RNA sequence: CAUUCAUCCAGAAGGGUGGAGGGAGCAGGCCCUCUGAAGCCCUGGCAACCGCCUCAGCAACACGUUGGGGAAGUGGUGCCCCUUCCUGCCCCGAUGCACAUACGCUGCGUCGGGGGAAGAUGAGUG
Numbered sequence: 001c002a003u004u005c006a007u008c009c010a011g012a013a014g015g016g017u018g019g020a021g022g023g024a025g026c027a028g029g030c031c032c033u034c035u036g037a038a039g040c041c042c043u044g045g046c047a048a049c050c051g052c053c054u055c056a057g058c059a060a061c062a063c064g065u066u067g068g069g070g071a072a073g074u075g076g077u078g079c080c081c082c083u084u085c086c087u088g089c090c091c092c093g094a095u096g097c098a099c100a101u102a103c104g105c106u107g108c109g110u111c112g113g114g115g116g117a118a119g120a121u122g123a124g125u126g
Base pairs, nucleotide, nucleotide: 001126002125003124004123005122006121007120008119013043014042015041016040017039021032022031023030026088027087028086029085044080045079046078049076050075051074052073053070054069055068058067059066060065061064084118089115090114091113092112093111094110095109096108097107098106
């Protein structure tokens, strides 16, 4: 870098350094920020993807392994404003407006739901 699978409305901040941006990229919106952004360092924490561990309470059998569960413990990561901050593409439902009126169709808007794309993280593969 490519690819497969799983997860993404929960959770968790202080200090030092730094000095103007940040919330992945683009656009729009919204938010954070000189009461100090990003980055870097230290400490602390969250979580339970993988390894270990464990089942006192599970299932199968080749009877020590596989499946399933746990987060109390720990190693490898990850993470610690806002749903991955929201929307963008497609579909569905409700509703408002416009097309002289009604129905239907279509278009535009608002609200809600589903899917997709992109991205992030983990565990594999090339």